Model confidence (mean pLDDT): 80 of 100.
Predicted 3D model of a 74-nucleotide RNA (transfer RNA) from a Streptosporangiales bacterium.
The organism belongs to Streptosporangiales, within Bacteria.
It was read from a public genome assembly.
RNA sequence: GCGCCAGUAGCUCAGCUGGAUAGAGCAGUGGCCUUCUAAGCCACGGGUCGCGGGUUCGAAUCCUGCCUGGCGCG
Numbered sequence: 001g002c003g004c005c006a007g008u009a010g011c012u013c014a015g016c017u018g019g020a021u022a023g024a025g026c027a028g029u030g031g032c033c034u035u036c037u038a039a040g041c042c043a044c045g046g047g048u049c050g051c052g053g054g055u056u057c058g059a060a061u062c063c064u065g066c067c068u069g070g071c072g073c074g
Base pairs, nucleotide, nucleotide: 001073002072003071004070005069006068007067010026011025012024013023019057028044029043030042031041032040050066051065052064053063054062
C1' cells in the first nucleotide's frame, strides 16, 4: 500500500430482506427479604447506533469518504 471483518449502554452482544417509542444479560442506583452479608425478588437510570456526507416520506440498517481495532496478502 491492497483486500476482508468488526465498531450499538460501563462490559459482552442481539437487531442490519429500511418502518414508527433502539433492546437483552451482567454491572450501577433505590427498595423488599435477612440479625448482617451474599443469594433471590421488584423498580429505576444509562446510548450523538465510531465520525461526516448522500439516497429515501422514513436509515442502527442502503451508498460514499474518513477514523480505530483485528486478520490476511504484497